[in-house]
RNA sequence: CAAUUGGAGAGUUUGAUCCUGGCUCAGAACGAACGCUGGCGGCGCGCUUAACACAUGCAAGUCGAACGAGAAACCGCAAGGGAGUAAAGUGGCGUACGGGUGAGUAACACGUGGGUAAUCUACCUUCUGGCUCCGAAUAACCCGCCGAAAGGCGGGCUAAUACGGGAUAAGACCACAGAUCUGCGGAUCAGUGGUUAAAGCGGGCGCAAGCUCGCACCGGAAGAUGAACCUGCGUAGCAUUAGCUAGUUGGUGAGGUAACGGCUCACCAAGGCGACGAUGCUUAGCUGGUCUGAGAGGAUGAUCAGCCACACUGGAACUGAAACACGGUCCAGACACCUACGGGUGGCAGCAGUGGGGAAUCUUGCGCAAUGGACGAAAGUCUGACGCAGCGACGCCGCGUGGGCGAUGAAGGCCUUCGGGUCGUAAAGCCCUGUCAGCAGGGAGUAAGGUCUGCGACCUAACACGUCGCAGGCUUGAAAGUACCUGCAGAGGAAGCACCGGCUAACUCUGUGCCAGCAGCCGCGGUAAUACAGAGGGUGCGAGCGUUGUUCGAAAUCAUUGGGCGUAAAGCGCGUGUAGGCGGCGUGGCAAGUCUGGUGUGAAAUUCCUCGGCUCAACCGGGGAGGGUCAUUGGAAACUGCCAUGCUCGAGUGCCGGAGAGGGUGAUAGAAUUCCUGGUGUAGUGGUGAAAUACGUUGAUAUCAGGAGGAAUACCAGAGGCGAAGGCGGUCACCUGGACGGUCACUGACGCUAAGACGCGAAGGUAUGGGGAGCAAACAGGAUUAGAUACCCUGGUAGUCCAUACCGUAAACGAUGGAUGCUAGUCGUUGCGGGUUUUUACCCUCGCAGUGACGCAGCUAACGCGGUAAGCAUCCCGCCUGGGAAGUACGGCCGCAAGGUUAAAACUCAAAGGAAUUGACGGGGGCCCGCACAAGCAGUGGAGCAUGUGGUUUAAUUCGACGCAACGCGCAGAACCUUACCUGGGCUUGACAUGCCUCCGAAUGCGGCAGAGAUGUCGCAGACCCGCAAGGGACGGAGGACACAGGUGCUGCAUGGCUGUCGUCAGCUCGUGUCGUGAGAUGUCGGGUUAAGUCCCUCAACGAGCGCAACCCUUGCCGUUAGUUGCUACCAUUUAGUUGAGCACUCUAGCGGGACUGCCGGAGUCAAUCCGGAGGAAGGUGGGGAUGACGUCAAGUCCUCAUGGCCCUUAUGUCCAGGGCUACACACGUGCUACAAUGGCAUCUACAGAGUGAUGCAAACCCGCGAGGGGAAGCUAACCGCAAAAAAGAUGCCUCAGUUCGGAUUGGAGUCUGCAACUCGACUCCAUGAAGGUGGAAUCGCUAGUAAUCGCGGAUCAGCACGCCGCGGUGAAUACGUUCCCGGGCCUUGUACACACCGCCCGUCACACCACGAAAGCCUGUUGUACCUGAAGUCGCCCAAGCCAACCGCAAGGAGGCAGGCGCCCACGGUAUGGCCGGUGAUUGGGGUGAAGUCGUAACAAGGUAGCCGUAGGGGAACCUGCGGCUGGAUCACCUCCUUU
Repeated sequence: CAAUUGGAGAGUUUGAUCCUGGCUCAGAACGAACGCUGGCGGCGCGCUUAACACAUGCAAGUCGAACGAGAAACCGCAAGGGAGUAAAGUGGCGUACGGGUGAGUAACACGUGGGUAAUCUACCUUCUGGCUCCGAAUAACCCGCCGAAAGGCGGGCUAAUACGGGAUAAGACCACAGAUCUGCGGAUCAGUGGUUAAAGCGGGCGCAAGCUCGCACCGGAAGAUGAACCUGCGUAGCAUUAGCUAGUUGGUGAGGUAACGGCUCACCAAGGCGACGAUGCUUAGCUGGUCUGAGAGGAUGAUCAGCCACACUGGAACUGAAACACGGUCCAGACACCUACGGGUGGCAGCAGUGGGGAAUCUUGCGCAAUGGACGAAAGUCUGACGCAGCGACGCCGCGUGGGCGAUGAAGGCCUUCGGGUCGUAAAGCCCUGUCAGCAGGGAGUAAGGUCUGCGACCUAACACGUCGCAGGCUUGAAAGUACCUGCAGAGGAAGCACCGGCUAACUCUGUGCCAGCAGCCGCGGUAAUACAGAGGGUGCGAGCGUUGUUCGAAAUCAUUGGGCGUAAAGCGCGUGUAGGCGGCGUGGCAAGUCUGGUGUGAAAUUCCUCGGCUCAACCGGGGAGGGUCAUUGGAAACUGCCAUGCUCGAGUGCCGGAGAGGGUGAUAGAAUUCCUGGUGUAGUGGUGAAAUACGUUGAUAUCAGGAGGAAUACCAGAGGCGAAGGCGGUCACCUGGACGGUCACUGACGCUAAGACGCGAAGGUAUGGGGAGCAAACAGGAUUAGAUACCCUGGUAGUCCAUACCGUAAACGAUGGAUGCUAGUCGUUGCGGGUUUUUACCCUCGCAGUGACGCAGCUAACGCGGUAAGCAUCCCGCCUGGGAAGUACGGCCGCAAGGUUAAAACUCAAAGGAAUUGACGGGGGCCCGCACAAGCAGUGGAGCAUGUGGUUUAAUUCGACGCAACGCGCAGAACCUUACCUGGGCUUGACAUGCCUCCGAAUGCGGCAGAGAUGUCGCAGACCCGCAAGGGACGGAGGACACAGGUGCUGCAUGGCUGUCGUCAGCUCGUGUCGUGAGAUGUCGGGUUAAGUCCCUCAACGAGCGCAACCCUUGCCGUUAGUUGCUACCAUUUAGUUGAGCACUCUAGCGGGACUGCCGGAGUCAAUCCGGAGGAAGGUGGGGAUGACGUCAAGUCCUCAUGGCCCUUAUGUCCAGGGCUACACACGUGCUACAAUGGCAUCUACAGAGUGAUGCAAACCCGCGAGGGGAAGCUAACCGCAAAAAAGAUGCCUCAGUUCGGAUUGGAGUCUGCAACUCGACUCCAUGAAGGUGGAAUCGCUAGUAAUCGCGGAUCAGCACGCCGCGGUGAAUACGUUCCCGGGCCUUGUACACACCGCCCGUCACACCACGAAAGCCUGUUGUACCUGAAGUCGCCCAAGCCAACCGCAAGGAGGCAGGCGCCCACGGUAUGGCCGGUGAUUGGGGUGAAGUCGUAACAAGGUAGCCGUAGGGGAACCUGCGGCUGGAUCACCUCCUUU
């Protein structure tokens, strides 16, 4: 200096969020097991399963100082020794301890505290008193007999501390009566009578008798120890176990026991236990402790310790102090062994060990040296208790496998962006050290004691004995030559395991390709896997590391500490009330609870603290602390309780008063529906989305009058009233319950809640009997539909109504149990009352009771609740604990049935769920826009042709693009080329790039031959730069070896870039602030307005960004500058702006101006803005273009390009020829031309714009019918050319026809381009003259210089245009409007969607697998009842008939005993019949699970008939329908045929 120092979370439901809630993980622990690995030591631990069966050995004996008797081998000739030894026997003590196991047991078994005045206790200790006299047997032994054996029988001998009898009796016990005390149970004391003991042995002395010592023995008193019994409290689960009990409960008496007691018996009484859980069933040894936990708790009960129970299974007693006895006895049973078949023997849950079981648990070791035990006087003997050793990393603890220096950062591996990085100071190398193991040497302690000798002290008569001490001698060690110490040598012999996606510390490469595999949860793997497998590297732990299993923790996930129940799981449908729980104010008392002090106890070990011992630690030792809802004894009296006594505010009673669809019974009223009768009246009515079925000429519907009958009560009526809830609605009468207001009296806590219990309880349903108008499950018919067992329609039966009796459930809801108190306000409404008012009424105001709407604080996950709480508190009850299976099965109870109530499990999933958020969606709503519809114009779809696509075909018909947003698209132009495809022929460092070596040649150009060509071969011309030369260089070629080239091969789902689309739609976001726990919201909403998130106003927002608009281009007007190639008014000139001249005009192209809602009027919020107007070339973004926010579609493209990865490398590369991409039964898209007269043809006559042209455009002129040819001026182009514009206009012909429309097709003849028009070009001429007469369903475009129509140009291009991109000419119609279709924007609403409605999702059926229920039965187990049987054995009775030593008796005999018999009880066994648990079972029932089965579409949006609850009927199925209920239903405009996977 001490002993209470302690509490962490994460992953996973969602697009995201918060909450609820389960699952999973990180920690610790273990008698463990398994996998991989393994150096040493210490200390511990080691059949958790078959209480399964056991070979073999050992585990309990000892005493000769109780007793008799007494060998043999062997030595020796013998005597003798061995030896009074061994073995056996009688007797004593022990064998009830020690050791094992946990089957049974839910119990006074255990724990804890008490009690025994209701008890016993061998051995031990203390004290006290004794220990006397006799007797009869028996084993051993001997003899005989039986038996295989085990063993037994008969006869004979003998001893004792064995057995029997007598004496004595302090004491003890019994009986009697007495005294004292008393807690009345008893205790103590004295008296009388009776009963009751004993054994010797050894030592010493002595001749002996005897004395003495020690041990033993007997009676008694006490102690100690051990045991027994009783008892309070504590100590599992199931109520799907609710009633149990006849010795049962009590009494009296008796028996029995150590002792109390129904413990047993007889009799008497009828009790006893139980919801505070009896009885039954299942499970289990209990505790100290152990593990975990912050704790409270939870789990557990190995090793060690205490208790209990058991000993092959069941029963029983004997002996004994103690047993109903692990290594004793008897009986029964099962099993095993021996056998001569007659009969016997055995019990490892002692230590080892064996088999078996099992995932799994050791040596048939050494020793009594130590500790402890039995016996003995002792030596000693025995001791598988114990001490040690062995085996096992099974656990805990400690140590080592080396240390320092060492960078060319070696080699090698791996990675790489190819630079490098990393393993890595790691290795090598140099210098050291020496633990452990190895070898050698030394070497404790555990040993205390025992015995012998001597001495001393005490004791004693004693030099015996005994006890104590001292000295000396001898002697005791299994472990083991161990611990420890020293020396020697030498880094030498000693590292693995798991993991590396997140949780969770640790990352790359390769392989694989939803395969193989991983996985604790979430989840990885379908070609770039940090998740599989391997490798490199890393992380963690380390002689271990992982896995599996189990427990606690995390889990506040059973919540006492410490949870909840409006919507997440959870308030009983409602009331009355029993037990129980809880309970107002005051005073006094008690002290059960409560608080506090003392005492006792709470074993040891363990845990904790401290000190100490092993070198440390683990481990061990000493001391301490701590631990109880315990017992007992003092004290306190606030609170609870109890007793007593009061109080009035809780509760209740009386009196007065009004309100009310409260309940029951009986009457009664009018309207309406239907039916009947009659009248009028005629052809329809009815019904629907539209229809039909149905009704009607036998007269309906309509209408009038009369009648019948049943059910329900319009208006009043309301957010209204009443009731406990269900529920209650015309009026009147009677009976009746409750609440409320007012007031004063009274009672005096009489209260609250409420498990069981009892009652009430919508609709539907059941039974019986009535009733039956309307409505209406079922049913029938008609529709609808793919179907329609539905929705709609026409009918219609139960039922709906009444009475009586059942049923007992609903979304029986406020999804909110009841009671009491407290906690801001505001506004309604119902009832009553007060104030005010002279009074009454109204108004106003106040109070109480009800019933509503908002709302502060507070609460809530949020929504919301908010004095009618879901706020703050108290009391009581009910209920919940992941989803599914399932409110199901089984069992019980109730019911006539339907069914109700109570109520699981196997199995399966990682979620299921609540609220809110953002989206998306809706056959939801509102507002708005768009050629979206409508209004129009012209088309497509029909024809022929062109072109693209699909399909088919093919050697190939290369590839891509597929709703809009693929299909005259990539392709702005496939005869070769292109070209990627096919066939065939060639090449292999390659057609192309860079680098190296050798050789040749400048380069380059041209030609011949073979060949289809590529290619091969031969030849001619040419002749570069540097250098003296050799040679070198540029370039070309040949050969060679490699690096490499090349790929229109794959992956657009690995990518960049580019593009399409929503969409030129008006949106998409951010910062700061604010709100919200949060996702998020606000801003961006609202009111206006706009083409517009355009602008204005308002506003917890204020600003900003990307978009919009504007800035840009073009076009429209004007000005200005400039006039050539343009223009031409004036002046000249000409055929002609031709020329001179001019630059006014046009035009060109530069620069400017102009338009801004600027002005006026009106509307509007004095706004933004809109409407109208003026002016103006143009007016409200003037027209057109360019411009495409955040993003969506894994949209398109690897075949434009780029690019990761993969693949090919004498080929998937490359060259060449030919073919193909141009095919053709067919289908679709996009176009062209037409079908004609608003036309065609012919002739004549006008007017553009924008382009383009040097390998080009090409004029004039000539030729050709024409395409075109010849020709060549001009033009690098405001100059020349293409180039003719066409429609239009004028004139003529055609006259409605398959035509003078239309031009396909085909024949013939040509032109042009090109190396080449066969496959496969365009054009021309002649001839031919198809379909087609305006096009079904359906569908496209267009809102003005637009549609329509007309021609012109350009790109590509040798040639090829009906396509594409541009240009101008002529030039309309229509828009009421936004209901509908499509697309879009904003706000809002619902949602079970989020891959987002092409979503989600339900049930039957079919298939596979799994677990469960039912089931004719069958089979174990267990247990009850009744009965039978009845071994061994105790007890009782008999024992008169068998047998017998002790005592009596001379004897006979007696007493007594034994055997035997009988009886009660009773184990095993048996019969009959029940209960319960379990197994199995043809078949059957539902349930669960399972990438792509079938049928439908029920639910989620108004889910297309709102859904759901209860009930009933029906139906392949989800479901449908009826009745009543709920909102947990959208919409509210009023419309709607059905369906839409």
Record summary: This is a predicted structure of a 1541-nucleotide RNA (small-subunit ribosomal RNA) from a Deltaproteobacteria bacterium. The RNAcentral record of the sequence draws on ENA and SILVA. The source organism's lineage runs through Bacteria, Pseudomonadati, Myxococcota and Myxococcia. It matches the Rfam family "Bacterial small subunit ribosomal RNA". Gene Ontology terms of the family: structural constituent of ribosome and ribosome. Model confidence (mean pLDDT): 85 of 100.